[in-house]
RNA sequence: GUAAAUCUUCGGGGCAGGGUGAAUUUUGCCGUGGCAAAAUAAUUCCCGACCGACGGUGAUGGGGGCAAGCCCCCCAAAGCCCGUGAGCUUGUUGCGACAGGCAUGAUUCGGUGCAAAUCCGAAGCCGACGGUACAGUCCGGAUGGGAGAAGAUACCG
Numbered sequence: 001g002u003a004a005a006u007c008u009u010c011g012g013g014g015c016a017g018g019g020u021g022a023a024u025u026u027u028g029c030c031g032u033g034g035c036a037a038a039a040u041a042a043u044u045c046c047c048g049a050c051c052g053a054c055g056g057u058g059a060u061g062g063g064g065g066c067a068a069g070c071c072c073c074c075c076a077a078a079g080c081c082c083g084u085g086a087g088c089u090u091g092u093u094g095c096g097a098c099a100g101g102c103a104u105g106a107u108u109c110g111g112u113g114c115a116a117a118u119c120c121g122a123a124g125c126c127g128a129c130g131g132u133a134c135a136g137u138c139c140g141g142a143u144g145g146g147a148g149a150a151g152a153u154a155c156c157g
């Protein structure tokens, strides 16, 4: 250094506090279905709180090199800019795996400036499937999968 080989390890965060009360239980009343009261009761509803995977980009920040620099090198830096992953499903097959199909979220305004989708300020917005009182945050598939990251071996120079 490597289009192509093998292996190892790593690889996701989050309801503080308050309100309501479906439902359940108990008791009482009328009398077989209701009514009333009390207790329990939503991380799902309401107010509010909190969270941000991976690769790329990068007018920012940090570090280093050189005599010095606006030059060169390294590191960090976007949930909503460009992409990736997680889900469901069909076929083949030997359990593993391979191939195909479907689904796949969200940003504006102001400032600075030659230039801002990334900087600064402000206000917003988004979040698979199954369960359950309607879930980004609970439980579950999942001691799973995974974009990818680091390293070792191998090979070539």
Stems, first nucleotide, its partner, number of pairs: 001155002005153006017047003023040008049137002051127002053084004060076006079125002087102006107123005129140003